Description:
The RNA shown here (Glycine riboswitch aptamer) has 106 nucleotides and comes from Dethiobacter sp. It matches the Rfam family "Glycine riboswitch aptamer". About the family: This family represents the bacterial glycine riboswitch.

[in-house]
RNA sequence: AUGAUCAGGGUGAGAGAUUUUCAAUAUUUUAUUGAAAGCCGAAGGAGCAACCAGCCAGCCGGCACACGGUUGGGAAACUCUCAGGCAAACGGAUUGCCCUGAGACG
Numbered sequence: 001a002u003g004a005u006c007a008g009g010g011u012g013a014g015a016g017a018u019u020u021u022c023a024a025u026a027u028u029u030u031a032u033u034g035a036a037a038g039c040c041g042a043a044g045g046a047g048c049a050a051c052c053a054g055c056c057a058g059c060c061g062g063c064a065c066a067c068g069g070u071u072g073g074g075a076a077a078c079u080c081u082c083a084g085g086c087a088a089a090c091g092g093a094u095u096g097c098c099c100u101g102a103g104a105c106g
Stems, first nucleotide, its partner, number of pairs: 005102009018037001020036007038086003044082001045080003051073006
């Protein structure tokens, strides 16, 4: 100095699901709040498979193996629906480009 990778910022793209019902307030188009019923998964959050490690029973003692059980580790765009969301707007996982910082190997 280049650069895998990680993080942040800017900008573009970006799905799903009742403009549901009742009541109150307001600036009375509509919005907000509370309640009720119905839904969505892509803010966030949570759960787990294979596999890995340890432990346990099996006439007595020791060792090992297979099976079973149990504890811990263990992924997601899978699952849950706590939170969030269900006209538009906002938000939105992910992602193209640009910028900044960190940064292994060579």

The source organism's lineage runs through Bacteria, Bacillati, Dethiobacteria, Dethiobacteraceae and Dethiobacter.